[in-house]
RNA sequence: UAAGAAUCAACGCUGGCGGCGUGCCUAACACAUGCAAGUCGAACGCGAAAGUGGAGCAAUCCAUGAGUAGAGUGGCAAACGGGUGAGUAACACGUGGGCGACCUGCCUUCGAGUGGGGGAUAACCUUCCGAAAGGAGGGCUAAUACCGCAUGACAUCCCGUGUUUGGAUACACGGAGAUCAAAGCCGGGGAUCGCAAGACCUGGCGCUUGAAGAGGGGCCCGCGCCCGAUUAGCUUGUUGGUGAGGUAAUGGCUCACCAAGGCUUCGAUCGGUAGCCGGCCUGAGAGGGCGGACGGCCACACUGGGACUGAGACACGGCCCAGACUCCUACGGGAGGCAGCAGUGGGGAAUUGUUCGCAAUGGGCGCAAGCCUGACGACGCAACGCCGCGUGGAGGAUGAAGACCUUCGGGUCGUAAACUCCUUUCGACCGAGAUGAAUGCCUGCCGACCUAAUACGUCGGCAGGGUGACAGUAUCGAGGGAAGAGGCCCCGGCUAACUCCGUGCCAGCAGCCGCGGUAAUACGGGGGGGGCAAGCGUUGUUCGGAAUUACUGGGCGUAAAGGGUUCGUAGGUGGCUUGUUAAGUCAGACGUGAAAUCCCUCAGCUCAACUGAGGAACUGCGUCUGAGACUGGUAGGCUUGAGUGCAUGAGAGGAAAGCGGAAUUUCAGGUGAAGCGGUGAAAUGCGUAGAUAUCUGAAGGAACAUCGGUGGCGAAAGCGACUCACUGGCGCGAUACUGACGCUGAGGCUCGAAAGCGUGGGGAGCGAACGGGAUUAGAUACCCCGGUAGUCCACGCCGUAAACGUUGUGCAACUAGGUGUGGGAGGUAUCGACCCCUUCCGUGCCGCAGCUAACGCAUUAAGUGCACCGCCUGGGGAGUACGAUCGCAAGAUUGAAACUCAAAGGAAUUGACGGGGGCCCGCACAAGCGGUGGAGCAUGUGGUUUAAUUCGAGGCAACGCGAAGAACCUUACCUGGGCUUGACAUCCCGAGCGAUCAUCGGUGAAAGCCGACUUCCGCAAGGACACUCGUAGAGGUGCUGCAUGGCUGUCGUCAGCUCGUGUCGUGAGAUGUUGGGUUAAGUCCCGCAACGAGCGCAACCCUUGUUUGCUGUUGCCAUCAGUUCGGCUGGGCCACUCUGCGAAGACUGCCGGUGAUAAACCGGAGGAAGGUGGGGAUGACGUCAAGUCAGCAUGGCCUUUAUGUCCGGGGCUACACACGUGCUACAAUGGUCGGUACAGAGCGUCGCGAACUCGCGAGGGUGAGCUAAUCGCACAAAACCGGUCUCAGUUCGGAUUGCAGGCUGCACCCCGCCUGCAUGAAGUUGGAAUCGCUAGUAAUCGCGGAUCAGCAUGCCGCGGUGAAUACGUUCCCGGGCCUUGUACACA
Repeated sequence: UAAGAAUCAACGCUGGCGGCGUGCCUAACACAUGCAAGUCGAACGCGAAAGUGGAGCAAUCCAUGAGUAGAGUGGCAAACGGGUGAGUAACACGUGGGCGACCUGCCUUCGAGUGGGGGAUAACCUUCCGAAAGGAGGGCUAAUACCGCAUGACAUCCCGUGUUUGGAUACACGGAGAUCAAAGCCGGGGAUCGCAAGACCUGGCGCUUGAAGAGGGGCCCGCGCCCGAUUAGCUUGUUGGUGAGGUAAUGGCUCACCAAGGCUUCGAUCGGUAGCCGGCCUGAGAGGGCGGACGGCCACACUGGGACUGAGACACGGCCCAGACUCCUACGGGAGGCAGCAGUGGGGAAUUGUUCGCAAUGGGCGCAAGCCUGACGACGCAACGCCGCGUGGAGGAUGAAGACCUUCGGGUCGUAAACUCCUUUCGACCGAGAUGAAUGCCUGCCGACCUAAUACGUCGGCAGGGUGACAGUAUCGAGGGAAGAGGCCCCGGCUAACUCCGUGCCAGCAGCCGCGGUAAUACGGGGGGGGCAAGCGUUGUUCGGAAUUACUGGGCGUAAAGGGUUCGUAGGUGGCUUGUUAAGUCAGACGUGAAAUCCCUCAGCUCAACUGAGGAACUGCGUCUGAGACUGGUAGGCUUGAGUGCAUGAGAGGAAAGCGGAAUUUCAGGUGAAGCGGUGAAAUGCGUAGAUAUCUGAAGGAACAUCGGUGGCGAAAGCGACUCACUGGCGCGAUACUGACGCUGAGGCUCGAAAGCGUGGGGAGCGAACGGGAUUAGAUACCCCGGUAGUCCACGCCGUAAACGUUGUGCAACUAGGUGUGGGAGGUAUCGACCCCUUCCGUGCCGCAGCUAACGCAUUAAGUGCACCGCCUGGGGAGUACGAUCGCAAGAUUGAAACUCAAAGGAAUUGACGGGGGCCCGCACAAGCGGUGGAGCAUGUGGUUUAAUUCGAGGCAACGCGAAGAACCUUACCUGGGCUUGACAUCCCGAGCGAUCAUCGGUGAAAGCCGACUUCCGCAAGGACACUCGUAGAGGUGCUGCAUGGCUGUCGUCAGCUCGUGUCGUGAGAUGUUGGGUUAAGUCCCGCAACGAGCGCAACCCUUGUUUGCUGUUGCCAUCAGUUCGGCUGGGCCACUCUGCGAAGACUGCCGGUGAUAAACCGGAGGAAGGUGGGGAUGACGUCAAGUCAGCAUGGCCUUUAUGUCCGGGGCUACACACGUGCUACAAUGGUCGGUACAGAGCGUCGCGAACUCGCGAGGGUGAGCUAAUCGCACAAAACCGGUCUCAGUUCGGAUUGCAGGCUGCACCCCGCCUGCAUGAAGUUGGAAUCGCUAGUAAUCGCGGAUCAGCAUGCCGCGGUGAAUACGUUCCCGGGCCUUGUACACA
C1' cells in the first nucleotide's frame, strides 16, 4: 500500500420492471405567490346582498333569500402539532435518586353549593382627522363580559396536643377570630299557580368550592460527558451568615448589614470545537468513527432586549422597544419576517411537485351535525440505497460463414449461431376488479338507567342505509409472439483472467512496486479470457487490516526512546501476626434500564427487502440482605526489612591551612666562542650589544615523574607530592536497642567537566584570536617561529557534553560454573609467615541455561519476576519558528506547523574497492643489451578534400588489423549507358509463340538492342523442350552484433570455479575451499564437522636432445678396385652419417642433510639429459550487452523497371597536417674492391628451368634434366684473408629527379616491379616519454614459402654467428590467498 465492509454521497459509461425506504451535509443566505389555527348561534347583541316572486307609470316598497352571509362582545384552543441545529462544554444531555421546598387548564372519582343586585362597553348610528395603516369625539345596547352584597366548609392564616422522622413547614385531633364563591344555557312535562313569560318537577351541558387520582411540568443532587498547560492561577454578589423582598417553590435569585471566604495540577480560569442520547457503521472482541432518516430531551424562530395574557410562553405564523434588510408612500408616516408545505434566486460536486385528499390515523373547537388541519394519508421526480424478477428453455457438428491466432498441420470464439421443438414471467394492448369502512352518523326495533312519566335524555344490542384521495390502483383473466429488454470494469505482481497489431522514454498508464528508448501479456486498438450485473467503475469520507498509541496487546545497549546526578513533597506501592469494620470485592433478591433498533421464534405481504406479535437481551445505576478470603480503614502484637549503639578496617572522598623537591622560563654574574633553533626539506626567529652550551646564585608561577595496577574512593561531575586539625560515606564482626519507621518519586531544592561571563588578583609553561615563515592550483588548515584572551586563585553567574556501560532506581527476590584482583572475618596448617579452604562486600575476564533482529548479554543480566519514575511512535523541515520561564550576555529549558520524500535507520551476508595490513607470484621493478620518440622512405589510421575517396575495427585487447598481395577483375563506392521473373533456384496454371544453342550482319565505348538462319516425337489430336506476358517468388556487401547461432579477442596457462550429502545459522549464507608447512600449481602432506566428487593444474599428444632394432634408394663411403680426382664408376652398407618406423631412457629412483619421523627442499653420485630437460598444441566457472548481420548461418524490419543486375571509365593510390607499426641510415666493430668457406627448411609440369650463348645489367635466345633424398630454384650471407678509404655531410647515407631500357599482362596515364647512366636531399645517435628480451635467448646475418600474371621494408617459417645481467622485492604495473574498514552493489 492493497484485497473487506459502509455511505443522506457526487462524477463517468450504461439503463427493462416492481416493492420498501431515502432525498440542501454548502448560505441559521435572501425570499415573489398560495396554503400551514381555528372553532362555538346550545354564552350575547346586531345583521346584509345578489337572485326569485308580488305591487306600483316610475322612484320605490313588500315577501322570500335569512336571523343566512358577515363582522363584533364572550369562551376554549392558539404554549400542541410542524421546522432547524445557530448557540450551548452546561445539571444542556444520559443514568440513578430527592422535593420534610413545588405547580397543574381540559380528563376521571368523591363531597358541598349555584341566592339576590348594580353600573358599563364593542358591534351599530353619527361627526371628524389621515394618502394609507389606522385613529379621535358624541350617542344607543346585551351577555356564561365586569363589580359589590349574602351564605359557606374538612379551604387559607393563627394557637395548642399527639404521631412519624435525625429534623416538621407533614399527618391526626381540638380551639377562637379573620378572609374568599358562583352563570347561566338547551330539552321534556301530568297535576297545581300565573294573562303571558314562567313558577314548579325533571334531564343534560355549564359554573363555584374542596379532597383524591392520572398525565404533564418546575427545582435540587451523585456519577458519566471532546481538545489545548505554548491557558496556572480564578473570583467581590464573589463564599458564608442575619434580616427583608421576590417566586408555584428552595436558593445571592435580589437588596441591606456582618464575616473573609470559595474554586484549582484528581486541571480551576481561559481558548478552540461541538446540540446530547437511544442508536448507526466498522471490528473476533476491546475499541475507533458518526449522531442523516425514526424515537426521547434541549435550544432557537431576521438580530438583540423586554414584559403582557394565560393552568401553561417570556410565545415560529402574539405584543412592545432598538438594529440591519426589503416593500408601500401624498415624505407626514406605515408594513414585513418560509430553520411550516410547495416554490424562487443565490451558494455548491450535489439533493424532488408552487400535486390530490381529509377516505384512514391523530389533533383543536363544538351537545352534535360538522368545520379546520401542507400533522398525516397518497400520488409524482431521482438506479440515491436495500430487496426481488426478467432479457428465454431443450435439442442441435459439415464443428457453417466470419473474425482472430498459427509451428501453416491447425486451433479458438463454439452448441455459441443458423435450424427444430417448447414455454410466455415482466412490458405493451383488451377485459374483470378488491382489502383499506369502523364499535362514528342516519332510520327502524329491543333492553337497561333516569323520572310521577310508556316525554326527553344517556348507555347497550340487532337490522338496514350512507361515506374512498389513492384509483379503475393492487390482483385476476384472454389473445398473440422469442417476440420489446445487457452493460460496466479488469486481464505485469499484489489479484481471478493472454495473445496479435500499432506506437517507439513519443503518445500515454499508474492504488504501491513500476511500465514505454523497434519484437510492450503494463500505452492504444482487435481477438480471446476473468469478475460483477441493471448496474459497473472512479473520487471523497469512516472503521478494518495497523500489535502502526499496544486496557485486552508494544517498546527504550547498537533501529526512535533512560532524565547529567543526588535528596526529597504530593502521589503510587508496601514484611509477619490477632481482633474488629465492611469502603473496594463476591453472592442473592427487588426496582429501574421508554418505544423502536440488534438476536431468537412465529406470523402478514406469492419470496425477499419491509412489517407485526411474543421472548431474550440492554454487559449500567439504585436499594436491601448476606459472605469476610484478599485489598483498604481501625485497635494491638512481632522482628527478618529499615535504622541506632559497640569493636575494627581500607581509601587520589570533601574542604581549609601549611610545606617539599625535580623541571621549564626569566634575571644577575663567571667560562666561552659563532652559530643556535627548527623541519620531510627549509625559512621566519634568536645571536659579535656575545646567543646556544656550561657553572653559580636569585625570582616567580603552574603541575606533581617513579610507586601506578581493566587498583581505590565518590551520587554523578570528578579525585593523584607531603603534613596537621575538621568532615561525609562505605565494608566487615559480634551483639543490644527502636519496631515497618520501607521503596520509588510528578512538581521542587542541591551538586554539576570543559568552554564562556562579571569584579579583583595572578601570569612560569601552554595557548583560541592575531602576525610572520613554509606547503599548495589556492591553504583563511595540517608543519615551523612568535603570541593576546584564557588556563591558576577568591567571590558570583552559566547549567550544558559522545554528562556513555549510549544500559533509570530499588528488591530481605530467584536462576550452572570457572579464573583473576581490592577490602574484611573465620578455619586449617605452621615455630612463624606464605600457600590452602569457607564466607561477606567491591571490581574485571571467560562461559551454561535463558534472552536477543542479529551483534551480543549472561549472579555487576540485555535472564525470570515485583514496585515506582522518565522517555519513544517514519525521514527531512528542527531541537528551528512563535510564545513563556531563566540568564549580565552568550544562550539554556519547554517546543510546533506549513511544505516535502518513499524512504531514513539497525545488525549481519556475499562481493567490489581502499594513497588498510600480512603472505606470494610475473621481464612488474631493479641489473643489463638493443630499440621507438628526431631524419628520409614504406605501410596503416585520424583529419581534410572529393562525384566517390566503399565498409568494418577504437585504451590495454583498433591503427604492416579483416587484406596470404585494389592497373581491369577483385569492388561492396562514384559517374555514364543498359536489363526487369531478371546474373542465380524451385513450382503451377492460363494465354501466345517456335524458338534455344552455334554462326553471321548492323549499331555501339562495352553491356545491350535490332536483324538473318534455325526444333523434336506422333498418322492425327496432342505432347515434349524452350521463349514472351501474367502469378508465387528470386535478389540485396540494405538496417539492427543491444534480437541471435557459430567463431574469436581479453583477464590468463592466472589457479582458481563449483556440486552432493552432512553440520551450523531465523535467514542471506557459512563450513568443505580456512589453519601449519610446501609447490610452477586448490601441487602434495598434516590438522580440522566435515566426508566425497566434478571442471581446471599435472600427465597422456607432437617436436627436439642420447642410445638401440629394422629399413638401405634417389642417401652414405669404413673396407676393396678403377678414376677424367667429382661417391665419378664397380661395389659395399653385420659399418658411419642420414631418411623413416619402432623401442629404451628420468621416476626425487639412489646417497647425505634439513624438516613433524610427513609432504617437500638443499647438496651429491651416476647419466646424453635432473627435479616440469627445451619448445609446441591444449584456455575451468565466468567478465567485458567486447568483436563480427561484410566469411557463413539466421529472427525481425526495409527495398522490388531498384537499395537487384550487366557494362565503359573513374575511385579505394587524393594531401596544409597528426599518430601507430616498420625499413634504411647517420658510419671505421664501417664503406668499397678482390679472393676463400660453412646451412637448414622449403618449393617446382599452365611449373622449376641447368649447360651454352647475347646484353654493363635487368633480361633475351635456345632448351638438357626433373611429377623430384635423383633434376632445378641455389652462388647462402655475415664470417675469414688481402688491398683501399682516414673522420669529412665523406668512397657515409641513399631520398628525389632526368634520360635510356627490361619483364608481366588485352592494357602500367591516373597507378606495378626491375636495370643502367646521371642527380645526390634530410640525417653527425635523437626532448618529455616509452617498448622488447633471462640462453642457443637478445642482438646480428642471410635463405625459403603462402598470396600471386606481375607487384613486400608486411606476414609465416628456416638455419648461421652469438652475448650481457638478475643484489633483491622498498617502490611503479598486473594478478592470487587470508584479514580489516565501508554511507559502494551499473560495485
Overview
The prediction has a mean pLDDT of 85. Predicted 3D model of a 1387-nucleotide RNA (small-subunit ribosomal RNA) from an uncultured prokaryote.